[in-house]
Context: one part of a larger RNA
RNA sequence: GAACGAACGCUGGCGGCGUGGAUAAGACAUGCAAGUCGAACGCUGACUUACGGGUAGCAAUAUUCGUGAGUUGGAGUGGCGCAAGGGUGCGUAACACGUGGGCAAUUUGCCGUGAAGUUGGGGAUAACUCGCUGAAAGGCGAGCUAAUACCGGAUGUGGCUUUUGGGAGGCAUCUUCUGGAAGUCAAAGUUGGGGACCGUAAGGCCUGACGCUUCAUGAUAAGCCCGCGGCCUAUCAGCUAGUUGGUGAGGUAACGGCCCACCAAGGCGAAGACGGGUAGCUGGUCUGAGAGGACGACCAGCCACACUGGAACUGAGACACGGUCCAGACACCUACGGGUGGCAGCAGUCGAGAAUUUUUCUCAAUGGGCGCAAGCUUGAAGGAGCGACGCCGCGUGGGGGAUGAAGGGCUUCGGUCUGUAAACCCCUGUCAUUUGCGAACAAACCUUCGGAUUGAAUAGGUCCGGAGCUGAUUGUAGUGAAAGAGGAAGGGACGGCUAACUCUGUGCCAGCAGCCGCGGUAAUACAGAGGUCCCAAGCGUUGUUC
Repeated sequence: GAACGAACGCUGGCGGCGUGGAUAAGACAUGCAAGUCGAACGCUGACUUACGGGUAGCAAUAUUCGUGAGUUGGAGUGGCGCAAGGGUGCGUAACACGUGGGCAAUUUGCCGUGAAGUUGGGGAUAACUCGCUGAAAGGCGAGCUAAUACCGGAUGUGGCUUUUGGGAGGCAUCUUCUGGAAGUCAAAGUUGGGGACCGUAAGGCCUGACGCUUCAUGAUAAGCCCGCGGCCUAUCAGCUAGUUGGUGAGGUAACGGCCCACCAAGGCGAAGACGGGUAGCUGGUCUGAGAGGACGACCAGCCACACUGGAACUGAGACACGGUCCAGACACCUACGGGUGGCAGCAGUCGAGAAUUUUUCUCAAUGGGCGCAAGCUUGAAGGAGCGACGCCGCGUGGGGGAUGAAGGGCUUCGGUCUGUAAACCCCUGUCAUUUGCGAACAAACCUUCGGAUUGAAUAGGUCCGGAGCUGAUUGUAGUGAAAGAGGAAGGGACGGCUAACUCUGUGCCAGCAGCCGCGGUAAUACAGAGGUCCCAAGCGUUGUUC
């Protein structure tokens, strides 16, 4: 000099863009952060409506019961999602990361290509009702019922297993192509529209959409293996028994001591094994002319973790932050028998600390989940709030104005400095303030028309394009006005390094200080004042890095 996720002191007008728990991976009150689908399913509440019956009434009508339809809630079965998104950096010196290769083999859904199907049955169970039990959390039993839930049967394009034939390649283990046989493995419906035909009706039937099943292939995602690369320490020199290799069996989606039985005795190491310390890694960031050095906040990629330790279940995917089980510590409830919880999600609280924000708004946009869709949901995200924490921009006025006013400082008492500075005159109107107008973000969803596609079809559906209607969120830029210089300057320094000097006070005292050093009666070095210098909404100090 530059830099910072900074802190502290004094001061503080506005805006834009960023950024903000670095310490206790300490403990957490409260609210929210993962739902969604009625076009998979049965049940149930409310409302509306139609029809039928009852009751009251002369009637209009009112009320009640049943059935059907519609709308909207509730819990439950079922499906998909909850493995993403969001947080943190404890652990980890490791194939964790970076980079370059490799394969023995998995991939739900979306996107793309290709092939074949979707037949016919059954038994339950939750919800619900009843009973028992418990303080509660909840538990047990009996009865009833549905499905795209569950379980058999059929079919087998095809896949898998076993076996077998042929061809090609290869020295061989074997690789690859193509057949046969045996065994084994599937499925689910919902909904829009509809002319004839069948059916009392529901519906069958035809057709579209969304699904479902079995495969092949791409893509995507993940798994595993290897070469190389990047910390300190030798005051750590020897380390190793599943250890190193082989055979066989097991296990996995898959290779492998991954696991096991047996056999052999290997394997690593001064090019630093083993041990100890420290640490998430990278793109990058800071600095520097560079080479280097230091760092890894924010943003992005990968990894690890989710109170601590362990384990598996479900699933395409987890050994799962807001799932389960076991153990532990802690905290809470309790009728003392027993239960409940996990903010390193967003806010927020306490604690420790030099130190780090609101218990805010909205799903309008972008994206995720579910849904045919409308839509619902989303502390992701988009906004707003707080903090000069940083960078950048703007302002705090402009011109004139000498009797060089007053005040203050110095003085050789003549004067000189503050100083065109002020007053005063003439202007301007940025920013802030006030009033109104007001984009962009916004396109879709819906209607209608046209085209393409599907289809037997001039039904219907899907996609694309044109035109049109309604409704909703945020509130910036800009534009046109109003008033008035009004609301907006400080901090540090002045002995040398280092730009900037005098007076008073003090008297080795009080104090200053980055280094050299000042202060013991004339201190440009302490304290105050006037003046000056440097930066400026900041200025200094401290810390850290180069």